Source information
SAM riboswitch aptamer (S box leader) from Pseudochryseolinea flava, 103 nucleotides, folded computationally. It was read from a public genome assembly, where an Rfam model found it. The organism belongs to Pseudochryseolinea, within Bacteria.
[in-house]
């Protein structure tokens, strides 16, 4: 880097640095941001992929150490499909992120 599987409407913020953009990409919206965003560091927390324990299993409990996460549903919609067609709406796919396995 690619592949497979699973998850993504719940949950959880302070300080210091930083200095103008940010919410993955493109388009349209809607938001956040000089009362200091993004990003980095520290501390704290959430969650439970992995881990540990119990169980025949479903599952349950724990969580210091490996990751992840801590505005808004992955912020919303579209680029594709299905629900006869259009609009709306719903579901799915695709794409993205994370984890585990594998290459």
């Nucleotide at each position: 880097u690619g592949u497979u599987u699973a998850u993504a409407a719940a949950g959880a913020a302070g300080a210091g640095g930083g200095g103008a953009g940010a919410g993955a990409a493109c388009a349209g919206g809607c938001u956040c941001g000089a009362a200091g965003a993004a990003c980095c560091u520290c501390u704290a927390g959430c969650a439970a992929c992995a881990u540990u324990a119990a169980a025949g299993a479903a599952u349950u409990a724990a969580u210091a150490a490996g990751u992840g996460c801590u505005a808004c549903g992955a912020c919303c919609u579209g680029a594709c499909c299905u629900g006869a067609g259009c609009a709306c709406c719903a579901g799915g796919a695709a794409c993205u992120a994370u984890a585990a396995a594998u290459u």